SAM riboswitch aptamer (S box leader) from uncultured Eubacterium sp., 122 nucleotides, folded computationally. Its mean pLDDT, the model's own confidence on a scale to 100, is 78. Rfam family: SAM riboswitch aptamer (S box leader). About the family: The SAM riboswitch is found upstream of a number of genes which code for proteins involved in methionine or cysteine biosynthesis in Gram-positive bacteria. The organism belongs to Eubacterium, within Bacteria.
RNA sequence: CCUUAUCAAGAGCGGCUGAGGGAAUAGGCCCUGCGAUGCCCGGCAACCUGUGUACGCGUCUGAAGCGCCAAAAGGUGCCACGUCCUACAGAAGGUUUUUGGUGACCUUUCUGAAAGAUGAGG
Repeated sequence: CCUUAUCAAGAGCGGCUGAGGGAAUAGGCCCUGCGAUGCCCGGCAACCUGUGUACGCGUCUGAAGCGCCAAAAGGUGCCACGUCCUACAGAAGGUUUUUGGUGACCUUUCUGAAAGAUGAGG
């Protein structure tokens, strides 16, 4: 860099450090000396490997293998706010203008993309 799956849940009043942080750009809104950030410990999850063997498929018998389930040893990842919200497109709703229509506006809700994060493969 490409492909693919997931992203509404979950996770400490611990130790050290000592001023920033929430991906980029922009607009917001938050967290933070009642300690940000980073490291360690602790924890959460079940993506990959390995393990187990209750079940199913498979098998001439049996195995290999596949699926599913269990646990959590290893590899990661994560532990405020929906990926903190919006930006692009669409739908519904609302406001405004108007006789109506058209137009404009609105994080009010939803859907899809784009971008991002993480795992796995290349």